[in-house]
């Protein structure tokens, strides 16, 4: 000193919190794949086939036990090697591997009833004898591998005999002790030895102790699954026996009838454990490679021998499988040692060298062995060092790459110039590791010297998370992509490239673990609505428990001691130049035993107490429940009776009923069923539930009294009980109602809402089912924390007898703290706390499948995976929308006038057609629009015929010096090519073709496109809509989006103004300012004007005049200003004066943010692509003019309110280069005449034919005009359009473009109406308010069948396999038992011997047991399976509209029936329904 510790982001949405699963940044690997690769240290290297292995080698040694053979050698004395064998110690350790084991198998910390070879230590012995067996020798089998027979032979091999303190077995008996046993005496019985060399040690025997390793038992801890709930017969125990080194059902006989289990037995399923690794802030998660501990295995089962130790990896035997050898007759193996080989795999090395070192085995030892180990090789496979070069170097070099062409940038980078030399290389010396020999590493590490920048840089990425921008090429292709997501012609997201950015001998990418995940929440989450409270009791284990006293010390706390192997981690040193790595010391190792103390708290134990909890007394409410009578009103049938033709149902209608008498209406009967008013967020109940009435039996619940018991309590897994509706069995009953059905409407269609019938049901008794939005979407219990007003049943207290205070217990409403993601909750909590149950962890698949259980069935219950998405959700905000609501507008509707939808004819447009019918405009908001005017030109379209620096611009170079124009003329359709003639002869000057300017003509920058993209844009424009709205700042208020201001309560055309008010201002609209008309003044008076005076050809025509009228410039005028009522005494509002005009006077310019990817690339402008003898230019001629047919817009008419013929006046714009001066100019009205209701004397298309006009030209293709000609049309279906006052109608004039062409356009005046009560209704719009699952915003969103593709799964007749259980059968090897005719050397008798006999003891045999194996059947996994069932995904596929708005029938649960789908009908129930009305409450004034 061993300590310091804790980061987050992206994605759901138009935006917001919040829930919530996906994803990414980290750290780690025994790792693979890709691109790359200069050196060095330390490390690590088959995670797959416990799959099969070819060769080498890994376990030997000892001649100091023993004999033999062979060799070398000798002074023949002997000495030495060698071999194979007896014997003896070691092959039970070193090594490898994780198949098997969920186990006392590992961990851990205890323990008794045990072994231990070699070692130490101590105490005793080592005396006598014998018989054998291999090797040899002979003989023989057999291919081999082996082996048989005879005979000989040592030993530390075997064996008898003796001795035995002391061991071992058995008794008796003294002590200690409850005994179990220990100890001391003594009696019986039993067993021991090996020698070798040398002379001093090594052995060997017994016997004590020890160490050391082992074996056994126990407490604790040591994966998942209950869709594995019950397991078990040696099983549990006890008792003789028996076996073991030892306990012990370890084995046995026999008695008992126990053992184990929801604290998870027993089955399956995985899987060596564990120091530790990792990860992590910890807690806790994953993990068991290298290293160490244990353990298990050793081709696969099984089993023993031998041995101190094995049931033995390099040992036996046996049976399987597989391989090899053979003469077929039999033999032989086991690399999960080390190297190495095939194989499998995405992958993991060398057939290496040393016993120098460290350890082992053996030996007195010298030594020998040793794939243990030390070392080397391999491989960037990880961890650490070092390198690939430093310093000056700006013309900021070429070269690339972008560029707004200017330049930037790569970049001091390079090139050059000085330097320096780690590593590599080369040459030299040269350890330590062994402190004396010995050194595989290794001439290695180091050390000196030398050469020269010399031999050494890639990977990944640049859309955002994440740090790093650009060209270019592609065009929803090609590809990218962890997540969100790029790519459909401007890609920072894709492909190259230049630049950048990261790390760096690596970098990336895959994989697989922690972590971020508080996304299993012990630390550290929840359950109203987001996923989540069982439907409610009851109660069993169990978990928690009220006051006190006492004990006791189990939990709890402190101190100590034993353990917690070593390694690793940490912490301070040290050692390799540093690190990596190693070394020592420490500190840790949160554990678990024991001991000592402590006693507040839990716990046990006793004892008291009353507040919890019952219990008793005495009141009391009430649809609590069951069972039995009973009531009336209403439906419906039945009979009579009265009466006549409908009745009935609906949106309308029909089916139905009725002249056989219905409905109506009167009386009588009969049956079921349900119980009007009362009646009330009223009552009782645990919940489902429960309503006329009356009695009968019963359960809980309140209040008061303070008498008893003494904690008796709360919860409450399994359990068991109740449980609405529908639904099922039997039986009844059946009036209403009513699935299913049948029939009528409606509808495209209607298997539905409507309707008219009508069966189960519904009703009762009995037995099932057990399920609902079984809801407060809120479990039960108990304390605790403001209130306020209503209500229901008690109690007390005052007294004005009706009210007031108070309390207890239910039942509501508001509302403070507090909580909440928000909405809300608030003492009846969703606040603070505590007990205990129950449930949740992304959406779909799916409350399904498959097993289980229940059930008569319907069915419930419990309950998954594959697979797929990036979300799937609450709650709240802006908006749109709604076949929701309130208010308001507006010719929106209604009242009214005229139109169009029909005819002919103009026009444009569609669709046709055409060589071309150029394009563009497409609901309003394209269609008499671009087009204010297409013969030709315009024209962009087509046919053909020309030019190619071009019809136009700019720059360079050559040539000319004018350009130009006028006639003639050739050639051709013309563009063009040519000719002849005439007029003209630019400007400045330094006098150079030296400058401008032209013209031609040459090559090349370039021009030129009405090609394309209006969705790349700029500018204009359309539209909503001249609607009254759109917005900021500050403040406030919410976590926030946002809200407030802008909303309310009146009022306007108006977000116009008043009041009010967390909100005060303000901006852009709105009005006002601006034109114009309309009244008057002023001024001015000519070209107008004419009152009055004159003149007069009669025309203001002239003189005169400037009143008027007009011109055109200036002013005044109108503002709710007055009066009167209304209104809050405001703002306005009505009416009225006055006025020329009254409530903005009429009109017009004037168009908020914005919306439509509205239109326009063909005005014009302009990014980018394209075209370049052409997609550009010129000409002729043709086309935009076509014509079965559709639609817009107009024009003319259809006729008498009219045509025609006559008279016949009156006007304003505006134009004509000037002009109030001149010209262009009216009609309709009006009168009069005429026609007399017809296809006309309406009406004018069409055609004929003859003219004018303009023009180079009117054939396609103009206008006009005369004669002739005289169509269709007799007022227009569905629908549908404009107008509210000088307005609609009608009726004519100008005009602008234009050469000519007008029914259109744009203006002008002249005559000049109806109607509007009203806002229910269409449409369009505006403010409020509400629901919404829309936000591309309802033209939105979004269900389900079917059809197609494709993926995963359920079922499945069966097959195919694996595992396990039972019965039976067959029974190797081998060990126990039990025989043991055969067969034996020790030892015992007998016998001289030979041999015979016993003992003991092998073969053999037989018997339980048992491995493999057959056979039968069960269970249980898992492949394949014809066919079949849903389900998931896919681009535009078919039906239909269910669901979000009241979603057009409110929707949603449960349940039954029906149906092509989504659904639809009955029953019951929920609000997670819109509106609207009523009633009670509350609140606030």
């Nucleotide at each position: 000193a061993a300590c310091u510790u804790g980061a987050g982001a992206g994605u759901u949405u138009g935006a917001u919190c919040c829930u919530g699963g996906c994803u990414c940044a980290g750290a780690a690997c025994g790792a693979a794949c890709g691109c790359u690769g200069g050196c060095g240290g330390c490390a690590c290297g088959c995670c797959u086939a416990a799959c099969a292995c070819a060769u080498g080698c890994a376990a030997g040694u000892c001649g100091a036990g023993c004999g033999c053979a062979g060799g070398a050698u000798u002074u023949c004395g002997g000495u030495c090697c060698u071999g194979a064998g007896c014997g003896g110690c070691g092959g039970a350790c070193g090594g490898g591997u994780g198949a098997g084991u969920a186990a006392c198998g590992c961990g851990u910390g205890g323990g008794a009833a045990c072994g231990u070879a070699c070692c130490c230590a101590g105490a005793g012995g080592u005396g006598g004898g014998g018989a054998a067996c291999a090797a040899c020798a002979g003989c023989u089998g057999g291919a081999a591998a082996c082996g048989g027979c005879u005979g000989c032979u040592a030993a530390u091999g075997c064996c008898c005999c003796a001795u035995g303190a002391g061991c071992c077995c058995u008794g008796u008996u003294g002590u200690a002790g409850c005994g179990a046993u220990a100890u001391g005496a003594u009696g019986g019985g039993g067993g021991a030895a090996a020698g070798a060399u040398u002379u001093a040690u090594c052995g060997c025997c017994u016997u004590u102790g020890g160490a050391u390793c082992g074996g056994c038992c126990c407490g604790c801890g040591u994966c998942u699954g209950a869709u594995u709930a019950g397991a078990u017969a040696g099983u549990u125990g006890g008792u003789g026996g028996g076996g073991u080194a030892a306990c012990g059902g370890c084995c046995u006989a026999c008695c008992a009838a126990g053992u184990c289990u929801a604290c998870g037995a027993u089955c399956a399923g995985u899987a060596g454990c564990u120091g530790g690794u990792u990860u992590g802030a910890g807690a806790g998660g994953a993990u068991g490679a290298u290293c160490a501990g244990c353990c298990a295995c050793a081709c696969u089962g099984g089993g023993a021998c031998u041995g101190a130790g094995a049931c033995a990896c390099g040992g036996c035997c046996c049976a399987g499988a597989c391989u090899c050898c053979u003469a077929c007759g039999g033999g032989a193996g086991g690399c999960a040692g080390c190297a190495g080989u095939g194989g499998g795999g995405a992958a993991u090395c060398u057939u290496g060298g040393a016993c120098a070192a460290u350890g082992g085995g053996g030996g007195c030892a010298a030594c020998c062995c040793u794939g243990a180990u030390c070392c080397a090789g391999c491989g960037a496979u990880g961890c650490c060092g070092c390198g690939u070069g430093g310093a000056c170097g700006a013309u900021g070099a070429a070269g690339g790459c972008c560029u707004u062409a200017g330049g930037g940038u790569u970049g001091u980078a390079a090139a050059g110039u000085c330097c320096u030399u780690u590593c590599a290389c080369c040459g030299g010396u040269g350890a330590c590791g062994a402190u004396a020999a010995u050194g595989a590493c290794g001439g290695u590490a180091g050390c000196c010297g030398g050469a020269g920048a010399a031999g050494a840089a890639g990977c990944c990425c640049c859309g955002g998370c994440u740090a790093a921008c650009u060209c270019c090429g592609u065009g929803c292709c090609a590809g990218c992509a962890g997540c969100c997501g790029c790519g459909g012609u401007a890609a920072u997201a894709c492909g190259g490239a230049g630049g950048g950015g990261g790390c760096u001998a690596g970098c990336g990418u895959u994989g697989u673990u922690c972590g971020g995940a508080a996304u299993u929440a012990c630390u550290g989450g929840g359950c109203g609505u987001a996923a989540a409270g069982c439907g409610c009791g009851c109660g069993u284990a169990g978990g928690c428990g009220g006051a006190u006293c006492a004990g006791u010390u189990a939990g709890u706390c402190a101190g100590g001691g034993g353990u917690g192997a070593a390694a690793u981690c940490c912490c301070g040193g040290g050692g390799c130049u540093c690190a990596a790595c190693c070394c020592c010391g420490g500190a840790a190792c949160u554990g678990c035993c024991u001991u000592u103390g402590a006693u507040a708290c839990u716990g046990c134990u006793g004892g008291u107490c009353u507040u919890g909890a019952g219990g008793u007394c005495g009141a009391g409410a009430g649809a609590g429940g069951u069972g039995a009578g009973u009531g009336g009103a209403a439906u419906u049938c039945c009979g009579a009776g009265u009466g006549u033709a409908g009745a009935g149902g609906u949106g309308a209608a029909a089916u139905u009923c009725g002249u056989a008498g219905a409905u109506a209406u009167u009386c009588g009967g009969a049956g079921g069923a349900a119980c009007a008013c009362c009646a009330g967020u009223g009552g009782c109940g645990a919940a489902g539930g429960c309503g006329g009435c009356u009695c009968a039996c019963u359960g809980g619940c309140u209040c008061g009294a303070a008498c008893c018991u003494g904690a008796c309590g709360c919860u409450g897994a399994g359990g068991u009980g109740c449980g609405a509706a529908a639904g099922u069995g039997u039986g009844g009953g059946g009036a209403g109602c009513a699935a299913a059905c049948a029939g009528g409407a409606u509808u495209a269609g209607a298997u539905a809402c409507c309707c008219u019938g009508g069966u189960a049901g519904u009703c009762c008794a009995c037995a099932c089912c057990g399920u609902a939005a079984a809801c407060g979407a809120u479990g039960a219990a108990u304390g605790c924390c403001a209130g306020a007003c209503g209500u229901c049943g008690g109690g007390c207290g005052g007294c004005u007898u009706g009210c007031c205070g108070u309390u207890c217990g239910g039942u509501g409403u508001c509302g403070c703290a507090g909580c909440u993601a928000a909405c809300g909750c608030a003492u009846u909590a969703a606040g603070c706390a505590u007990u205990c149950c129950g449930c949740c962890u992304g959406g779909g698949g799916a409350g399904u499948a498959c097993g289980g259980c229940c059930g008569c069935a319907a069915g419930g219950u419990u309950a998954a995976a594959a697979c797929u998405c990036a979300a799937a959700g609450g709650a709240a905000u802006u908006g749109a929308c709604g076949g929701g609501g309130g208010c308001c507008c507006g010719c929106a509707c209604a009242a009214g006038c005229g139109g169009u939808g029909g005819a002919g004819c103009a026009u444009g447009u569609g669709g046709u057609u055409u060589a071309a019918u150029u394009c563009g405009a497409a609901g309003c908001a394209a269609c008499g629009c671009g087009c204010a005017g297409a013969a030709c030109c315009u024209u962009a379209c087509c046919a053909c015929c020309c030019c190619u620096u071009g019809a136009c611009a700019u720059g360079u170079c050559c040539g000319u010096c004018g350009c130009g124009g006028g006639c003639c003329u050739g050639g051709g359709a013309g563009a063009c090519c040519g000719g002849g003639u005439c007029c003209u002869u630019c400007g400045g000057u330094u006098c150079g073709g030296c400058c401008g300017g032209a013209c031609g003509g040459a090559a090349c920058a370039c021009a030129g496109g009405u090609g394309c993209u209006g969705c790349a844009u700029g500018g204009c424009u359309g539209u909503c809509g001249u609607c009254a709205g759109c917005u900021c700042g500050u403040g406030u208020c919410g976590u926030g989006a946002g809200a407030u201001g802008u909303u309310g309560g009146g009022u306007u055309a108006a977000g116009u103004c008043c009041c009010g008010c967390a909100a005060c201002g303000a901006g852009c609209g709105c009005a006002a300012c601006c034109c114009u008309c309309g009244c008057c003044c002023u001024c001015a008076g000519u070209u107008g004007c004419c009152a009055g005076c004159g003149g007069u050809u009669c025309g203001g025509c002239c003189g005169g005049g400037c009143a008027c009228u007009c011109u055109g410039a200036g002013g005044g005028a109108a503002c709710c200003g007055c009066c009167g009522g209304u209104g809050a005494u405001a703002a306005g509002c009505c009416g009225g004066a006055g006025g020329a005009a009254g409530g903005u006077g009429g009109g017009g310019a004037u168009g908020a943010c914005g919306u439509c990817a509205a239109g326009u690339c063909c005005u014009c402008a302009u990014g980018g692509c394209c075209c370049u003898u052409a997609c550009g230019g010129g000409g002729u001629g043709g086309g935009c003019u076509a014509c079965a047919c559709a639609c817009g817009u107009g024009c003319u008419a259809c006729a008498a309110u009219g045509g025609c013929g006559g008279u016949g006046a009156c006007a304003g714009u505006g134009g004509g280069u000037u002009a109030a001066u001149c010209c262009c100019c009216a009609a309709a009205a009006a009168c009069c005449g005429u026609c007399u209701c017809a296809g006309u004397u309406c009406g004018g298309a069409u055609u004929g034919u003859c003219g004018c006009c303009u023009g180079c030209a009117a054939c396609u293709c103009g206008g006009c005009g005369g004669c002739a000609u005289g169509a269709a049309g007799u007022c227009g279906g569905a629908a549908u359009c404009g107008c509210u006052a000088g307005u609609a109608a009608u009726c004519g004039c100008g005009g602008a473009a234009c050469a000519g062409c007008a029914u259109g356009c744009c203006g002008c005046g002249g005559u000049g109406a109806a109607u509007a009560c009203g806002u229910u209704c269409c449409c369009g719009g505006g403010c409020c308010u509400u629901g919404u699952a829309c936000a591309c915003a309802c033209c939105g969103c979004c269900c389900g069948u079917c059809a197609c593709a494709c993926c995963a799964u359920g079922g499945g007749a069966g097959u195919u396999g694996g595992g396990u259980c039972u019965g039976c059968c067959c029974g190797a090897a081998g060990g126990c038992g039990g025989u043991g005719c055969g067969c034996c050397a020790a030892c015992c008798u007998g016998g001289c011997a030979a041999c015979a006999g016993g003992a003991g003891g092998c073969a053999g045999c037989c018997g339980a047991c048992c491995a493999c194996g057959g056979u039968a059947g069960g269970c249980u996994c898992a492949g394949c399976g014809a066919c079949u069932g849903g389900g998931g995904u896919g681009a535009a596929g078919u039906c239909g509209u269910a669901a979000c708005a009241a979603g057009g029938u409110a929707g949603c649960c449960g349940u039954a029936g029906g149906g092509g789908a989504a659904c639809c009908u009955g029953c019951g129930g929920c609000u997670g329904g819109a509106u609207c009305a009523c009633c009670u409450c509350c609140u606030u004034u």
Predicted 3D model of a 1485-nucleotide RNA (small-subunit ribosomal RNA) from a Chloroflexota bacterium.
Its mean pLDDT, the model's own confidence on a scale to 100, is 84.
The source organism's lineage runs through Bacteria, Bacillati and Chloroflexota.
The sequence is in RNAcentral, with records from ENA and SILVA.
It matches the Rfam family "Bacterial small subunit ribosomal RNA".